This is a predicted complex of two RNAs, RNase P RNA and transfer RNA, with 441 nucleotides together. It holds a member of the Rfam family "Bacterial RNase P class A". Rfam classes the family as a ribozyme. Gene Ontology terms of the family: dimeric ribonuclease P complex, ribonuclease P activity and tRNA processing. The coordinates come from a structure-prediction model, not an experiment, and the mean pLDDT is 76.
[in-house]
RNA sequence: UGAGUAAACUGGGCAGCCGCGGAGGUCGAGAAAAGGCCUUCGAGGAAAGUCCGAGCUCCGCAGGGCAGGGUGCUGGGUAACACCCAGUGGGGGCGACCCUAAGGAAAGUGCCACAGAAAUUAAACCGCCCUUUAAGUAAAGGGUAAGGAUGAAACGGUGCGGUAAGAGCGCACCAGCAGCCGGGCGACCGGCCGGCUAGGCAAACCCCACCCGGAGCAAGACAGAAUAGGAGGGAGAUGACGUUGCCCGCCGAAUCCCUCGGGUAAAGUCGCUGGAGGUGUCAGGCAACUGGCAUCCAAGAUAGAUGGCUGCCGCUCCUUUUAGUUUUAAUGGAGAUACAGAACUCGGCUUACAAGUUUGCUCAUUGU
RNA sequence: GGCCCCUUCGUCUAAUCGGUUAGGACACCAGCCUUUCAAGCUGGCAGCAGGGGUUCAAAUCCCCUAGGGGUCA
Numbered sequence: 001u002g003a004g005u006a007a008a009c010u011g012g013g014c015a016g017c018c019g020c021g022g023a024g025g026u027c028g029a030g031a032a033a034a035g036g037c038c039u040u041c042g043a044g045g046a047a048a049g050u051c052c053g054a055g056c057u058c059c060g061c062a063g064g065g066c067a068g069g070g071u072g073c074u075g076g077g078u079a080a081c082a083c084c085c086a087g088u089g090g091g092g093g094c095g096a097c098c099c100u101a102a103g104g105a106a107a108g109u110g111c112c113a114c115a116g117a118a119a120u121u122a123a124a125c126c127g128c129c130c131u132u133u134a135a136g137u138a139a140a141g142g143g144u145a146a147g148g149a150u151g152a153a154a155c156g157g158u159g160c161g162g163u164a165a166g167a168g169c170g171c172a173c174c175a176g177c178a179g180c181c182g183g184g185c186g187a188c189c190g191g192c193c194g195g196c197u198a199g200g201c202a203a204a205c206c207c208c209a210c211c212c213g214g215a216g217c218a219a220g221a222c223a224g225a226a227u228a229g230g231a232g233g234g235a236g237a238u239g240a241c242g243u244u245g246c247c248c249g250c251c252g253a254a255u256c257c258c259u260c261g262g263g264u265a266a267a268g269u270c271g272c273u274g275g276a277g278g279u280g281u282c283a284g285g286c287a288a289c290u291g292g293c294a295u296c297c298a299a300g301a302u303a304g305a306u307g308g309c310u311g312c313c314g315c316u317c318c319u320u321u322u323a324g325u326u327u328u329a330a331u332g333g334a335g336a337u338a339c340a341g342a343a344c345u346c347g348g349c350u351u352a353c354a355a356g357u358u359u360g361c362u363c364a365u366u367g368u
Numbered sequence: 369g370g371c372c373c374c375u376u377c378g379u380c381u382a383a384u385c386g387g388u389u390a391g392g393a394c395a396c397c398a399g400c401c402u403u404u405c406a407a408g409c410u411g412g413c414a415g416c417a418g419g420g421g422u423u424c425a426a427a428u429c430c431c432c433u434a435g436g437g438g439u440c441a
Stems, first nucleotide, its partner, number of pairs: 001364010012313007020042008044339001048350002051348005056216004061249001063248004068212005073087005088102001089100004103207002108205002110201003125148002127144007156174006175197001177194001179192005220270003230260006242251001277296008315335004320330002323328001369440007378394004387424001396412005417433005
């Protein structure tokens, strides 16, 4: 210098004018309301998708069993998780590093299309070898999985011996499996030894281990209005209904469900934002994270506020000037400014994103 | 705002528990028939919402994204 890799971060700034929402104060007034004035606060890294996990609220208890669903290498973190951290095995890359739904196929069932002789208690199409017959090339019977052909996959691989031809039939090395020993909390790793061999699919059913009651702030609570609860059908002390599959236990009521047609309002108030909160520092830990101390309070709308215009600066590109090796500074001009917007609140994941910054590391080339 | 569901030719729909070239009807196009049109006959065109993964193999199984629909005071 070029190429790459990992992590962290920014997401325009200032001023003027106009405007919007919340809270507090004040004027106004007999009291309220409307309105005016002042002060203060007012979107994000993803507020998004709603994919996981919780808080919170209600469902009588949140009880038992079955069904169903979810997770799936190991250890740790956490309120919890499918998230995060540290490792193990496998795969990719020269490397930094990245990816990994990764339990069990030796419990059982099922599937493996087409092709192929044969797709799993194996199997003989061609070929090879032996025997018999007939005779010079075929038929019949037998042996053989080494070779050919098919396929995604052919029952361990390579080599030597062996044999009629062959074959773990014997041996050496390698892969894999079982047992033993050693190391590690563990996944697993290393060594020794044995019989010679066991196909793939569980994001097919299933088995094993662990977890899960259901619904969701339109939850739910309060206040209030109205001619106000009406018509039809069904179920119910043989126990309905009781938060969404079934059964049982306990409790317990005279109601409950469906359809149709109506009434009512400032379409009210609370829930509604101080929390597993943020920032800084110290300590523990490889890390995720945890603990102590100090400090801060930072939107709460309900048809939905958080915006618009102008100017300057900043960013990118081009031109010119001066000094200069690069860089940088100044003048003038042009362009870009993304993704997107709270709706009960948190912890994650995933997806979208103009332009830009910082740091660690790797490889290649050149120079010293 | 929450919850649930769906997506296959232009339209409506099939495809057994993954398998050979995704089938059919209407529509459209071309030809035949007819004096011409319609009907009829023959042939053709055209599709698994997009991306990734599992698998020998994906419309089908799993994940993400996009679009659409339903329901809840």